[in-house]
RNA sequence: UCUCGACAAAGGCAAACCCGCCGAAAGGCGGCGACGCAAAGCCAAGGGCCUUCGGCUCCCCGCGAGCCAUGGCAGCCGGUUCCCGAA
Numbered sequence: 001u002c003u004c005g006a007c008a009a010a011g012g013c014a015a016a017c018c019c020g021c022c023g024a025a026a027g028g029c030g031g032c033g034a035c036g037c038a039a040a041g042c043c044a045a046g047g048g049c050c051u052u053c054g055g056c057u058c059c060c061c062g063c064g065a066g067c068c069a070u071g072g073c074a075g076c077c078g079g080u081u082c083c084c085g086a087a
Stems, first nucleotide, its partner, number of pairs: 004085002012037002018031005035075001041080003046077002048073003054068005
């Protein structure tokens, strides 16, 4: 230095539920709370997933159907940077 990750040390983050706010929704932010996490730090450019206000098409014209991300998810994969150091 690379790989790796301990019943190590010192710290860190915070799922679900519930409450408030924002949003058409997905979802986000704050509080509470810990399911978990060695990148659960950062990146929505790639794959994947979620949503459809709006747009387009169809229609039996309705509170209908289908398609589309420019809206989201980094705690799905991926990319990238980093703390500690037993084996």
This is a predicted structure of an 87-nucleotide RNA (c-di-GMP-I riboswitch aptamer) from a Planctomycetota bacterium. The coordinates come from a structure-prediction model, not an experiment, and the mean pLDDT is 86. The sequence was found by an Rfam model in a public genome assembly.